[in-house]
SAM riboswitch aptamer (S box leader) from an Anaerolineales bacterium, 157 nucleotides, folded computationally. The sequence was found by an Rfam model in a public genome assembly. Of the family's consensus pairs, 94% are formed in the model.
């Protein structure tokens, strides 16, 4: 520079160089030689973003463990063929995988909500100084509401 999102009615200032402007634009209204802008140092404010932390919840589902069904394997016994070797069958152990079901659960994830002030920003006269455009009260001076414009910060180009 052009997009989207979120906040913007709370907070926080000293010295020093500098030397006349500044509050984005316009209008107003301010601040400013009892020193603007702009650099420097130091100090704060605040919590957007990252990073740690506690706590709730959601989600996840490694693991464990209980029931059971199936299969494959090895032992063993019975029964049936068999002189027997062997086979076939039914069973018991065990062992491997393995479906459901049941309980408990780690990591990881994400969302609130506290909290830290380490890193990245950003702020430190006045509501974003007020208003601009559109709407609503109102006689009027002027209120409110939403835009729109800026500004900070993520994200993505």
């Nucleotide at each position: 520079u052009a997009c989207u999102c979120a906040u913007c009615c709370a907070g926080a200032g000293a010295g020093g160089c500098g030397g006349a402007g500044g509050g984005a634009c316009c209008g107003a209204c301010c601040c400013u030689u009892u020193g603007a802008a702009g650099c420097c140092u130091c100090g704060g404010c605040a919590a957007c973003c990252g990073a740690a932390u506690u706590u709730a919840g959601u989600u996840g589902g490694a693991u464990c463990g209980u029931u059971c069904a199936g299969u494959a394997g090895u032992u063993g016994a019975c029964u049936g063929g068999u002189u027997a070797c062997c086979u076939a069958g039914u069973u018991a152990a065990c062992u491997a995988u393995c479906a459901a079901a049941c309980u408990a659960c780690a990591a990881a994830a994400c969302u609130a909500a506290c909290c830290u002030a380490c890193g990245g920003u950003g702020c430190c006269a006045a509501c974003u100084u007020c208003g601009g455009c559109a709407g609503g009260c109102g006689c009027a001076a002027g209120c409110c509401u939403g835009a729109u414009a800026g500004a900070u910060g993520a994200g993505a180009g």